RNA sequence: GCCGCGGUGGCUCAGCCCGGCGGAGCGAGGGACUCAUAAUCCCUAGGUCGAGGGUUCAAAUCCCUCCCGCGGCA
Numbered sequence: 001g002c003c004g005c006g007g008u009g010g011c012u013c014a015g016c017c018c019g020g021c022g023g024a025g026c027g028a029g030g031g032a033c034u035c036a037u038a039a040u041c042c043c044u045a046g047g048u049c050g051a052g053g054g055u056u057c058a059a060a061u062c063c064c065u066c067c068c069g070c071g072g073c074a
Stems, first nucleotide, its partner, number of pairs: 001073007010026004020057001028044005050066005
């Protein structure tokens, strides 16, 4: 340099193909239960969806450019 895959709450990842309310588990905070703790259950908060631009009534999702990580080829 070329090709492929990936980047979404603090962490691990779904959702993207086929545009229409941004999610789950773990973690955090609060509560219930218990003599107490753990476990279990309930509730809550937490996201400019890697960056910028374009298309569209509407973009995490489609298009373009760029950045970062991993792998392959050279």

The prediction has a mean pLDDT of 86. Predicted 3D model of a 74-nucleotide RNA (transfer RNA) from a Thermoplasmatota archaeon. Its Rfam family is "tRNA". By type it is a transfer RNA. RNAcentral holds the sequence, with entries from ENA. The source organism's lineage runs through Archaea, Methanobacteriati and Thermoplasmatota.